Predicted 3D model of an 88-nucleotide RNA (c-di-GMP-I-GGC riboswitch aptamer) from a Bacillota bacterium. The sequence was found by an Rfam model in a public genome assembly.
[in-house]
RNA sequence: CCCGAUAAGGGUAAACCCGUCGAAAGGCGGGGGCACAAAGUCACGGGCCUGUCAGCCCUAAGGGCUUAUGGCAGCCGGACUGCCGAGG
Numbered sequence: 001c002c003c004g005a006u007a008a009g010g011g012u013a014a015a016c017c018c019g020u021c022g023a024a025a026g027g028c029g030g031g032g033g034c035a036c037a038a039a040g041u042c043a044c045g046g047g048c049c050u051g052u053c054a055g056c057c058c059u060a061a062g063g064g065c066u067u068a069u070g071g072c073a074g075c076c077g078g079a080c081u082g083c084c085g086a087g088g
Stems, first nucleotide, its partner, number of pairs: 002088001003085002011036002016031006034074001040080003044077003047072003054066005
């Protein structure tokens, strides 16, 4: 350095519920625990989610379409950093 054990000590926390922020996606806090050896950090490439602002269309009310500068790091890739060490 690769690798990841029926190891040790620890860590994170899906769904769901409550509160809270948000237009929403989603975030944060509490409970919970499906999983995770980078499920630590970064939206850089791809992807996915939302649909604000704006534009366009129909309209009586109202609705439809496009749209990221908003999100997801527990979708894949990439970058950076890191605990432990049985075996090779």
The model forms 91% of the base pairs in the Rfam consensus. Model confidence (mean pLDDT): 89 of 100.